[in-house]
RNA sequence: GCGCCCUUAGCUCAGUGGAUAGAGUCACUGACUUCGAAUCAGUUGGUCGGGGGUUCGAAUCCCUCAGGGCGCACCA
Numbered sequence: 001g002c003g004c005c006c007u008u009a010g011c012u013c014a015g016u017g018g019a020u021a022g023a024g025u026c027a028c029u030g031a032c033u034u035c036g037a038a039u040c041a042g043u044u045g046g047u048c049g050g051g052g053g054u055u056c057g058a059a060u061c062c063c064u065c066a067g068g069g070c071g072c073a074c075c076a
Stems, first nucleotide, its partner, number of pairs: 001072007010025004018056001027043005049065005
């Protein structure tokens, strides 16, 4: 330099045009327990990496930028 993939909650991930954006886990609260762990119930937490465009409507499609990963190429 070229190609491909990823970026959504603190963490791991789902969601691939229309639902108030979800799950597990972590944290917190309650139940249970002599206390704790485990288990059960609940709560908090996200303007979906930034910007722009298409559309009545975008996490989702397009362009661009940024960050990360993999492969290939180059390296007197």
Predicted 3D model of a 76-nucleotide RNA (transfer RNA) from Sporanaerobacter sp. PP17-6a. It matches the Rfam family "tRNA". By type it is a transfer RNA. The coordinates come from a structure-prediction model, not an experiment, and the mean pLDDT is 81. The organism belongs to Sporanaerobacter, within Bacteria. The RNAcentral record of the sequence draws on ENA.